RNA sequence: CUCAUUAAGAGUGGCCGAGGAAUCUGGUCCUUUGACGCCACGGCAACCGGUUGGGACGCGCCGUUCCAAUGACUAGGUGCCAAAUCCAGCCGGUUUUGCCGGGAAGAUGAG
Repeated sequence: CUCAUUAAGAGUGGCCGAGGAAUCUGGUCCUUUGACGCCACGGCAACCGGUUGGGACGCGCCGUUCCAAUGACUAGGUGCCAAAUCCAGCCGGUUUUGCCGGGAAGAUGAG
């Protein structure tokens, strides 16, 4: 940089000690009943990898691709385990304390 996903899912213990929820602003929330972070263990998840069923295409080995609710199984590589990525900000629509759609930015994976 490109593509895909981003309202599902999954916590206990120990250490630490004041902030934290990416960034800025606003809101809201978590937090000395110890948050955040780190460590240990546990768990979640099929993006990649592995095993495998069926269909289609290419004559076949084999490859590509698809599946009803991820086709089924698997936790090996990553990732994740408060709240929608906590919400909004920009654009459009609308029945305008609001609602809906899209975008930006971020995150994760693959290349």
Record summary
RNAcentral holds the sequence, with entries from MGnify. This is a predicted structure of a 111-nucleotide RNA (SAM riboswitch aptamer (S box leader)) from a marine eukaryotic metagenome. Its Rfam family is "SAM riboswitch aptamer (S box leader)". Rfam describes the family as follows. The SAM riboswitch is found upstream of a number of genes which code for proteins involved in methionine or cysteine biosynthesis in Gram-positive bacteria. Its family is annotated with regulation of gene expression in the Gene Ontology. Its mean pLDDT, the model's own confidence on a scale to 100, is 80.